[in-house]
RNA sequence: GGUAAAGGUAAACCAUCCGAAAGGGUGGGGCACAAAGCUACAGGGCCCUCCACCGUUAAGGUCGGGCAGCCAGCUGCCGCA
Numbered sequence: 001g002g003u004a005a006a007g008g009u010a011a012a013c014c015a016u017c018c019g020a021a022a023g024g025g026u027g028g029g030g031c032a033c034a035a036a037g038c039u040a041c042a043g044g045g046c047c048c049u050c051c052a053c054c055g056u057u058a059a060g061g062u063c064g065g066g067c068a069g070c071c072a073g074c075u076g077c078c079g080c081a
Stems, first nucleotide, its partner, number of pairs: 001078002008033002013028006031069001037074003043071002045067004052062003
C1' cells in the first nucleotide's frame, strides 16, 4: 500500500431468545470495512441505570452494566513498488 490473488467480517432492517435498560446471542439480510481480528484492567470517549447507597425543592452523584463499526493499544494475510 490493497492494483492483483486467496479470502474474511457483516450495518440498517426483520424473526426469535436473554436483559430493567444500554446492549448481546441465533437465523435471515448487505450498508460498509486493508485490520470492522483481539483488548473494556494500557488510556480516552460515549451509552444505560432495575436494585442498593449518598444527596435533594427538584435534579444529580456513587456502585453496577454496556459500546471496540468512536479514538486508541496489541497482533495478523498478500506483496507491483

Predicted 3D model of an 81-nucleotide RNA (c-di-GMP-I riboswitch aptamer) from a Candidatus Omnitrophota bacterium. Rfam family: c-di-GMP-I riboswitch aptamer. About the family: GEMM was predicted in a large-scale screen for bacterial structured RNA regulatory elements. Gene Ontology term of the family: cyclic-di-GMP binding. Its mean pLDDT, the model's own confidence on a scale to 100, is 83.